The RNA shown here (transfer RNA) has 71 nucleotides and comes from Candidatus Zambryskibacteria bacterium RIFCSPHIGHO2_02_39_10. The prediction has a mean pLDDT of 83. RNAcentral records the identical sequence in 4 taxa. The RNAcentral record of the sequence draws on ENA. It matches the Rfam family "tRNA". Gene Ontology term of the family: triplet codon-amino acid adaptor activity.
RNA sequence: GCGGGCAUGGUUCAGUGGUAGAACGUGGCCUUCCCAAGGCUAAAACAGGGUUUCGAUUACCCUUGCCCGCA
Numbered sequence: 001g002c003g004g005g006c007a008u009g010g011u012u013c014a015g016u017g018g019u020a021g022a023a024c025g026u027g028g029c030c031u032u033c034c035c036a037a038g039g040c041u042a043a044a045a046c047a048g049g050g051u052u053u054c055g056a057u058u059a060c061c062c063u064u065g066c067c068c069g070c071a
Base pairs, nucleotide, nucleotide: 001070002069003068004067005066006065007064010024011023012022013021018054026042027041028040029039030038047063048062049061050060051059
C1' cells in the first nucleotide's frame, strides 16, 4: 500500500428497517444484631459524519480505533 472482519449500558454479549434487551456489576429499599446470600426497584449504551427511506443500531459511502490476511 491492497483486501476482509469488528465497534451496542461499567464488563461480556443479543438485537439485521418501526419499542434497544439479557447476564454480571452499580445505587436505593426490604429481610438480618452485623456481613454474606436472597427479594423488589432504579440509573446507565447503539464509535463519528453523511446518503437512502415515512422511519436506520440495522442498508450504502467516508473517517477513526482494534484485529486478521496479502504484498